[in-house]
Molecule: transfer RNA
Organism: Anaerolineales bacterium
RNA sequence: GCCCUUAUAGCUUAAUGGACAAAGCAACGGUCUUCUAAACCGUCGAUCUAGGUUCGAUUCCUAGUAGGGGCACCA
Numbered sequence: 001g002c003c004c005u006u007a008u009a010g011c012u013u014a015a016u017g018g019a020c021a022a023a024g025c026a027a028c029g030g031u032c033u034u035c036u037a038a039a040c041c042g043u044c045g046a047u048c049u050a051g052g053u054u055c056g057a058u059u060c061c062u063a064g065u066a067g068g069g070g071c072a073c074c075a
């Protein structure tokens, strides 16, 4: 330098064109407990960036950014 691939909550994953983006763990609050832990109940929290297509985009297209992989170059 070229190609492929991934990017959603603090973390791990869903949602693959259609209403208000779902869940587990974590965090916070509460119940319980002598206290802690566990258990149970509740709360908060996200679509990498910019454009495009579309009535409608997390989803499709283009470019960029970041991570991963492959190839090439390497006196």
Base pairs, nucleotide, nucleotide: 001071002070003069004068005067006066007065010025011024012023013022018055027043028042029041030040031039048064049063050062051061052060